RNA sequence: CUCAUCAUGAGUGGUUGAGGGACUGGCCCGAAGACGCCACGGCAACCGGUAGGAGCACGCAGCUCCAGCGACAGGUGCCAAAUCCAGCUCGAAGCGGGUGCUUUGGGAAAAGAUGAG
Numbered sequence: 001c002u003c004a005u006c007a008u009g010a011g012u013g014g015u016u017g018a019g020g021g022a023c024u025g026g027c028c029c030g031a032a033g034a035c036g037c038c039a040c041g042g043c044a045a046c047c048g049g050u051a052g053g054a055g056c057a058c059g060c061a062g063c064u065c066c067a068g069c070g071a072c073a074g075g076u077g078c079c080a081a082a083u084c085c086a087g088c089u090c091g092a093a094g095c096g097g098g099u100g101c102u103u104u105g106g107g108a109a110a111a112g113a114u115g116a117g
Stems, first nucleotide, its partner, number of pairs: 001117006011040005019029003023087004041079003045076003048072001049069002052066005083111001088107008
């Protein structure tokens, strides 16, 4: 940089000691010990593995799509809250003598995370 996914799912113990949830605003978590680290356990998004279905191609090899299995001793990842919510854009309603605010709905937007290349 490209592509895919992001409303499901899955925590105990030890250690440490004040911050953490990417950023900004909100809202949360946290001295009844968060975050991080370690151990064990778990989940099943992607890769791999394994057993299938459909289509394309067809001499074979193959290609595309769908979907099952974690009782699959693998790799990455993940295990508060929808990516916690919003951020960009399009609409609806309401408020306000000022280009906004509040509520609400939509959108393969932005940003971010993870995987594969």

Predicted 3D model of a 117-nucleotide RNA (SAM riboswitch aptamer (S box leader)) from a soil metagenome. The prediction has a mean pLDDT of 76. The model forms 97% of the base pairs in the Rfam consensus.